The prediction has a mean pLDDT of 80.
Transfer RNA from Deltaproteobacteria bacterium CG07_land_8_20_14_0_80_38_7, 75 nucleotides, folded computationally.
The source organism's lineage runs through Bacteria, delta/epsilon subdivisions and Deltaproteobacteria.
RNA sequence: GGGCGAUUAGCUCAGCGGGAGAGCGCUUGCUUUACACGCAAGAUGUCAGAGGUUCAAUCCCUCUAUCGCCCACCA
Numbered sequence: 001g002g003g004c005g006a007u008u009a010g011c012u013c014a015g016c017g018g019g020a021g022a023g024c025g026c027u028u029g030c031u032u033u034a035c036a037c038g039c040a041a042g043a044u045g046u047c048a049g050a051g052g053u054u055c056a057a058u059c060c061c062u063c064u065a066u067c068g069c070c071c072a073c074c075a
Base pairs, nucleotide, nucleotide: 001071002070003069004068005067006066007065010024011023012022013021018055026042027041028040029039030038048064049063050062051061052060
């Protein structure tokens, strides 16, 4: 330098044009002598950034950033 993939809640990930969600975690309450387990309730997101297409974008297109893999070059 070229190609491919990933970026969504604190973590791991799903969702792939029209309601932003699951598990784990967190908070509060119940339970317990207490803790754990269990039960109930609750909080949490500029969907990496910018622009475009569209009536409508997490989703499609372009660019940028970060990370990973492969190839090439130099040494």
Rfam family: tRNA. Gene Ontology term of the family: triplet codon-amino acid adaptor activity. Rfam classes the family as a transfer RNA.